[in-house]
Molecule: SAM riboswitch aptamer (S box leader)
Organism: marine sediment metagenome
RNA sequence: CUCAUCGAGACCGGCUGAGGGACAGGCCCGAAGAAGCCGGGGCAACCAUCAGGACUAACCAUCCCGAUAGAGGUGCCAAAUCCUGCGGGGCGCACCAGCGCACCGGAAGAUGAG
Numbered sequence: 001c002u003c004a005u006c007g008a009g010a011c012c013g014g015c016u017g018a019g020g021g022a023c024a025g026g027c028c029c030g031a032a033g034a035a036g037c038c039g040g041g042g043c044a045a046c047c048a049u050c051a052g053g054a055c056u057a058a059c060c061a062u063c064c065c066g067a068u069a070g071a072g073g074u075g076c077c078a079a080a081u082c083c084u085g086c087g088g089g090g091c092g093c094a095c096c097a098g099c100g101c102a103c104c105g106g107a108a109g110a111u112g113a114g
Stems, first nucleotide, its partner, number of pairs: 001114006011040005019029003023085004041077003046073002048068003052064003081108001086105003090101004
């Protein structure tokens, strides 16, 4: 840089001791112990294996759908990626300025594969 996914799921012990949830605002978590490190456990199914389907004359490749967790490479185990951030139209409130609600797309971020 490209592609895919992101409303599901899954925590105990030890050391230690004040921060953490990417950023900003909000709202939360935290001395009934944050972050970090170590040990063990679990979740998931991206990489993996297997079956079916589409395509094909057939095969391969590719795509779709399903099953498995047995060995391994990651990842993850508060809250939707905690919510919002930029744009769009819709509905409601308001004289206006504006505010609220749900939706669509994007940005940013995270993870994996290349």